Predicted 3D model of a 346-nucleotide part of an RNA (small-subunit ribosomal RNA, central domain) from an uncultured Bacteroidales bacterium. The prediction has a mean pLDDT of 88.
[in-house]
Context: one part of a larger RNA
RNA sequence: UUGGGUUUAAAGGGUGCGCAGGCGGUUUCAAGGGUCGGCGCGCAAAGACCGGAGCUCAACUCCGGGACAUGCGUCGAAACCGUGAGACUCGAAUUCGGGCAAAGCCGGAGGAAUGCGCGGUGUAGCGGUGAAAUGCAUAGAUAUCGCGCAGAAGACCGAUUGCGAAGGCAUCCGGCCGGUCCGAGAUUGACGCUGAGGCACGAAAGCGCGGGGAUCAAACAGGAUUAGAUACCCUGGUAGUCCGCGCCGUAAACGAUGAUAACUCGCCGUCGGGCGUAUAAGUUCGGCGGCCCAGCGAAAGCGUUAAGUUAUCCACCUGGGGAGUACGGCCGCAAGGCUGAAACUC
Numbered sequence: 001u002u003g004g005g006u007u008u009a010a011a012g013g014g015u016g017c018g019c020a021g022g023c024g025g026u027u028u029c030a031a032g033g034g035u036c037g038g039c040g041c042g043c044a045a046a047g048a049c050c051g052g053a054g055c056u057c058a059a060c061u062c063c064g065g066g067a068c069a070u071g072c073g074u075c076g077a078a079a080c081c082g083u084g085a086g087a088c089u090c091g092a093a094u095u096c097g098g099g100c101a102a103a104g105c106c107g108g109a110g111g112a113a114u115g116c117g118c119g120g121u122g123u124a125g126c127g128g129u130g131a132a133a134u135g136c137a138u139a140g141a142u143a144u145c146g147c148g149c150a151g152a153a154g155a156c157c158g159a160u161u162g163c164g165a166a167g168g169c170a171u172c173c174g175g176c177c178g179g180u181c182c183g184a185g186a187u188u189g190a191c192g193c194u195g196a197g198g199c200a201c202g203a204a205a206g207c208g209c210g211g212g213g214a215u216c217a218a219a220c221a222g223g224a225u226u227a228g229a230u231a232c233c234c235u236g237g238u239a240g241u242c243c244g245c246g247c248c249g250u251a252a253a254c255g256a257u258g259a260u261a262a263c264u265c266g267c268c269g270u271c272g273g274g275c276g277u278a279u280a281a282g283u284u285c286g287g288c289g290g291c292c293c294a295g296c297g298a299a300a301g302c303g304u305u306a307a308g309u310u311a312u313c314c315a316c317c318u319g320g321g322g323a324g325u326a327c328g329g330c331c332g333c334a335a336g337g338c339u340g341a342a343a344c345u346c
Stems, first nucleotide, its partner, number of pairs: 003318004007300002012314001014201004021194003025088006033081002035077007049065006091191001092188003095184006104176006114150008125136002162169002206247006216240001220236004258313006266291010295302002319346003328339004
């Protein structure tokens, strides 16, 4: 490389948009580029193959024959692929009507809790643990009441719920904006799918500048535990956790399952629509879950949300260690990221 694979054995890119490329619905006509066929040319000799001959056989050598594909020319075929022209509506999109949701961004409002400040009541403890101690407290703590300030997070509702491409998203109200579903079947008429590079987004931690700082809390300090205890437990506590702007670009970024389309027995629950006589039964479309037929699978299991049966495109794998290391390159302020070996060894 071919082949075979990628939920868990090695292997799906974190996610989207999308240039090139690859692939592409129904139908008519045209030419005849691909394709297919006939004929011709070409395809040196030797070798190979078939037949025969010569060395006593064979190896070896000689003679004859046939063929091969790409290539060129010519004549033809028109199903398929491509091209040109035209038509279509079921793919896709648009329009109209009606819904849905923690999707996003910005602004405003409110309550509980926590901590702190001030004041009142009140007195000897509080706190913490397996038990303690460090710690706090007669300079009046803990508890409790009132007033005030601050920052962060949104109990109950809450769910196997919903939304989003993913990361992710939850008090309430308003504004801006994105999405999706259903119904109608009006419009365009294949406008589609995928997508190497590229661009954008991308949890937490981390970084730069500025702000903020209640809680929690790496580091750190102390108290315990212990043989030790650079831990687990306790008392404190700084970065950070929060906001603005700019970086970083990673993750068990997971469904460890790429995207799109079609097909393949049913049952149960639930969310959003439609139909239905209302809010019921039933039914239909779209989602989220549970169980299972066929089938698949090494099994566990998957099973119309496939890991079944197919098609197209992309990504990736090819024994373990060395190693996601070294070197080089690109990116980054740095931390580091991306790309990514070999010797050697089993």
The full RNA is in RNAcentral, with records from ENA and SILVA.